[in-house]
Molecule: RNase P RNA; transfer RNA
Organism: Dongiaceae bacterium
RNA sequence: CCAGACGGCCGGAUGGCCGCCUUCCGUGCCGGCUUGCCGCCGGUGCCGGGGGGAGGAAAGUCCGGGCUCCACGGAGACACGGUGCCGGGUAACGCCCGGCGGGGGCGACCCCAGGGACAGUGCCACAGAAAGCAAACCGCCGCCCUCCGGGGCGGCAAGGGUGAAAGGGUGCGGUAAGAGCGCACCGCGCGACCGGCAACGGAAGCGGCACGGCAAACCCCACCGGGAGCAAGACCGCAUAGGGGCGACAGGCCGCCCGCCGAGAGGCGGCGGCCGGGCGGGUCUCCGCACCGUCGCCCGGGUAGGUCGCGCGAGGCGCCCGGCGACGGGCGUCCCAGAUGAAUGGUCAUCCCCGGCCCGCGAGGGCCGGGACAGAACCCGGCUUACAGGCCGUCUGGCAAC
RNA sequence: GCCGCCGUAGCUCAGUGGUAGAGCGCGCCCUUGGUAAGGGCGAGGUCCGCAGUUCAAUCCUGCGCGGCGGCACCA
Numbered sequence: 001c002c003a004g005a006c007g008g009c010c011g012g013a014u015g016g017c018c019g020c021c022u023u024c025c026g027u028g029c030c031g032g033c034u035u036g037c038c039g040c041c042g043g044u045g046c047c048g049g050g051g052g053g054a055g056g057a058a059a060g061u062c063c064g065g066g067c068u069c070c071a072c073g074g075a076g077a078c079a080c081g082g083u084g085c086c087g088g089g090u091a092a093c094g095c096c097c098g099g100c101g102g103g104g105g106c107g108a109c110c111c112c113a114g115g116g117a118c119a120g121u122g123c124c125a126c127a128g129a130a131a132g133c134a135a136a137c138c139g140c141c142g143c144c145c146u147c148c149g150g151g152g153c154g155g156c157a158a159g160g161g162u163g164a165a166a167g168g169g170u171g172c173g174g175u176a177a178g179a180g181c182g183c184a185c186c187g188c189g190c191g192a193c194c195g196g197c198a199a200c201g202g203a204a205g206c207g208g209c210a211c212g213g214c215a216a217a218c219c220c221c222a223c224c225g226g227g228a229g230c231a232a233g234a235c236c237g238c239a240u241a242g243g244g245g246c247g248a249c250a251g252g253c254c255g256c257c258c259g260c261c262g263a264g265a266g267g268c269g270g271c272g273g274c275c276g277g278g279c280g281g282g283u284c285u286c287c288g289c290a291c292c293g294u295c296g297c298c299c300g301g302g303u304a305g306g307u308c309g310c311g312c313g314a315g316g317c318g319c320c321c322g323g324c325g326a327c328g329g330g331c332g333u334c335c336c337a338g339a340u341g342a343a344u345g346g347u348c349a350u351c352c353c354c355g356g357c358c359c360g361c362g363a364g365g366g367c368c369g370g371g372a373c374a375g376a377a378c379c380c381g382g383c384u385u386a387c388a389g390g391c392c393g394u395c396u397g398g399c400a401a402c
Numbered sequence: 403g404c405c406g407c408c409g410u411a412g413c414u415c416a417g418u419g420g421u422a423g424a425g426c427g428c429g430c431c432c433u434u435g436g437u438a439a440g441g442g443c444g445a446g447g448u449c450c451g452c453a454g455u456u457c458a459a460u461c462c463u464g465c466g467c468g469g470c471g472g473c474a475c476c477a
Base pairs, nucleotide, nucleotide: 001398002397003396004395005394006393007392008391009390010389012351013350014349015348016347017346018345020053021052022051023050024049025048026047027045028044029043030042031041032040033039055373059384060383062382063381064380065379066378067229068228069227070226072288073287074286075285076284077283078282080225081224082223083222084221085099086098087097088096089095100114101112102111103110104109115220116219120218121217122214123213124212137160138159139156140155141154142153143152144151145150168186169185170184171183172182173181187209188207189206190205193202194201195200233308234307235306236305243299244298245297246296247295248294249293251275252274253273254272255271256270258269259268260267261266277292278291301476302475303474315334316333317332318331319330320329321328322327352371353370354369355368356367357366358365359364403473404472405471406470407469408468409467412426413425414424415423420457428444429443430442431441432440450466451465452464453463454462
């Protein structure tokens, strides 16, 4: 210098002018509290001033949590869904880190949904003789027959052919021809023992080889998961027909110096108790416990206003310590967006980067154009996807020079 | 903002792990004096896209793109 691998970071800068949202202080006005003043509360100003104001993905909504409601706590079963080598990290995860095994690359390094196919069921189209249990179309070999084209019976699985896949490979021996039929090496299976927390690795020895693939097919095993979502939910205010219908269940009994009506018998209601019932936003069962008539569907009507939830958090930054690392611990320091048709923008100047054109021998100068993806809406941890351009570090392969 | 469903011929829709169909529409022919109806033949597909699993993907899985629908409160 060229080509590449991995990790991290930035994603225009500064200033002037004009605006937007929010918050605080001051001030003017309006309303309320008050007879009035002071004061307080709320709103508002084309009043003044101070502070803060988008992202690495705010995105997709794909995972995991916080929070809120479903009355609360616990146990079990079924269904459904998810995860899937081992160890660790974490609030948790399908995320991350470190290993293992397999595959790719000369290499730095990269990729893998990577449990189980002797628990069972199912599938393997077409082609092919044969597709999971063995099978023989061409062929090879032996015997017999022959009209000399071939035919019959038997043996074989080496060769050809089909296929994604055809039941170890190479060589030698062997044989009628062949074949793990025998032997050597390679592969494969089992594997005492050794190392490792484990996944797994190594391996004496044994076995002629049997056991195909698919579980992102059903399934089995292990582990995890209750449901809904800030339009959750709470409060205030306005308004009305403060309504009606259907269905499911189950309501019943007792007591009372209680109330109302009644001439009375009695009726209606209230309170208390017992039994039963309902209530878990998948189903069922059980235990404890709270509440009560409960639940579902439909028709009709009304309002489309405000406040809270809502910004101190698994928070940011710096230093030190432990750990290979993800991460953990300690100390110090900072407070940093909260809109609700929805603010964070526009313009000018200088500079920066990229592209084109022109001038110049050259250093360089001038002009024009462009600067991405995208924008909070309850919050957080991840993943994935989009992205002009640029910077830094470590490493690999090659070329050249010293 | 949150949740659910869908994407196959020009349109409306089936479909299943093995080279994809139906109806309407379109073109040509037959029938008719001519048209309609009827009959026959035919064309037309990135099965939304990209990866993965598998011998093989429209189908199974993941990610993305696009479209449609629902969700306020009070009684």